[in-house]
Formats: sequence, C1' cells, structure tokens
RNA sequence: CCCUGUUCUCAGGGCGGGGCGGAAUUCCCCACCGGCGGUAAGCGGGCCAGUCCCGCAAGCCCGCGAGCGGCUUCCAUGUAUUUGGAAGUGUCAGCAGAUCUGGUGCAACUCCAGAGCCGACGGUCAUAGUCCGGAUGGAAGAGAACGUGU
Repeated sequence: CCCUGUUCUCAGGGCGGGGCGGAAUUCCCCACCGGCGGUAAGCGGGCCAGUCCCGCAAGCCCGCGAGCGGCUUCCAUGUAUUUGGAAGUGUCAGCAGAUCUGGUGCAACUCCAGAGCCGACGGUCAUAGUCCGGAUGGAAGAGAACGUGU
C1' cells in the first nucleotide's frame, strides 16, 4: 500500500431594503443561500518534465441523502376494502427540483461572458428555499484510532 473488521468523531446555508394590507421575514419589487460522491479543457503545486502526479473546482451533467407518499406486519376501531397508532421496508423510484444562448477550442452539460431556472413535510392573523417544528433526530458520506489476512 492492498483486503477486511470494530469503535469513535464530524457531516446545510440563506429575508437586508421597499410596497400593499388590520395582519405577510409567507404576496409584489429589489436582495440572499447552494448537502454528499463522481466527472473536469479551469486554478494552484510537484518533479522523474509526461500532455505525468497531487490538491481544489458543477444547486440545474451522472448518481446519492434526509422528508412526503406507497407497500408489509402487528395493535385498536368498524358490517366493511374504514379510521387511528406502532414497527419494518430504498431492487416501491410515485413526488423527489431546475439551463439555455454566445465565445474559445480537436473536444465544453463542467472554462469565459450573458440571460434564465429550482428548492420535502407540518405550522402560521396571509400563500415560506431563508421564520417556527419533528430535529440535542436521521443521513449520503468524510476522517481518525485499533485490529485481521497477505
């Protein structure tokens, strides 16, 4: 270094100004934010100087996560295929979002320029990506320590 196991730690940002109104951080105008892995023609670094290695780099390119919904089982209820509760399930992918134009170039969904677009559920004196809540939760994953095998 590789294989593999256990434990621990970490793992989401954002309403500022104005308008209407009895009431809005929820509507309207302007503003603000961008989880995890992959990919990378950008940026930085390295030396053995190769089109090599290392680090960083996409909200809308590929995939994943939480949430909602579905399904299964159990309990209660009911004449019932009803209603409620608990547990389980991600090979149940239904909701699960959203990008174009121009430039450069052998090549761009990733670079440069411009213009767009998107954002679970429940709550609320008024409709929420940004407030409150489930959540001191869960988790994609990231890291560390100790061990197994060769």